[in-house]
RNA sequence: GCGCCGUUAGUUCAAUGGUAAAAUACGAGAUUCCCAAUCUCGAGGCACGGGUUCGAUUCCCGUACGGCGCA
Numbered sequence: 001g002c003g004c005c006g007u008u009a010g011u012u013c014a015a016u017g018g019u020a021a022a023a024u025a026c027g028a029g030a031u032u033c034c035c036a037a038u039c040u041c042g043a044g045g046c047a048c049g050g051g052u053u054c055g056a057u058u059c060c061c062g063u064a065c066g067g068c069g070c071a
Stems, first nucleotide, its partner, number of pairs: 001070007010024003018054001026042005047063005
């Protein structure tokens, strides 16, 4: 330099052109003499820019970062 893959919550990780799921962590409550565990509830996220579309996290182009391969 070229090609391919990936980027979603603090962390790990799904799904999808029509309100983004869960685990764990965090906060509150219940329980307990206290802590832990358990149960209930809550807050929290689609890397960035542009395009297509009635509608984009999803499709297209570019950028950034990470990984793999080739030279």

Annotation
Predicted 3D model of a 71-nucleotide RNA (transfer RNA) from a Candidatus Woesearchaeota archaeon. The RNAcentral record of the sequence draws on ENA. It matches the Rfam family "tRNA". Rfam classes the family as a transfer RNA. The source organism's lineage runs through Archaea, Nanobdellati and Candidatus Woesearchaeota. The coordinates come from a structure-prediction model, not an experiment, and the mean pLDDT is 81.